A computed fold for a 92-nucleotide RNA from Peribacillus kribbensis DSM 17871, annotated as c-di-GMP-I riboswitch aptamer. The coordinates come from a structure-prediction model, not an experiment, and the mean pLDDT is 80. The sequence was found by an Rfam model in a public genome assembly.
[in-house]
């Protein structure tokens, strides 16, 4: 510089769940808990998925409001894949 991850060492995070908060939701954010995790650090760039307030259009009603169906990210997920930085220990 570069390939690898049995074992072992410091030490790192934290699924589901439960609690309050936020929020239309999806979901975060804190505490508590710990299934996993060698990048489960960091960046929504690329695919994929969730959500549907608010928007479009249709149905119904038919004055008109409500309501229901479809459809959409400007909402989220970085603990789905994949790319782009970094970055620990132990080994070749």
């Nucleotide at each position: 510089u570069u390939g690898a991850g049995a074992a072992a060492a410091u030490g790192g995070c934290a699924a589901a769940c439960u609690u309050a908060u936020u929020g239309a939701a999806a979901a975060a954010u804190a505490a508590g808990g710990g299934c996993g995790c060698a990048a489960a650090g960091u960046c929504g760039c690329a695919g994929g998925u969730c959500u549907a307030a608010g928007g479009u259009u249709u149905u119904c009603u038919c004055c008109u409001u409500a309501a229901a169906a479809a459809c959409u990210a400007a909402g989220a997920c970085g603990g789905c894949u994949g790319g782009a930085c970094u970055g620990c220990c132990u080994u070749g």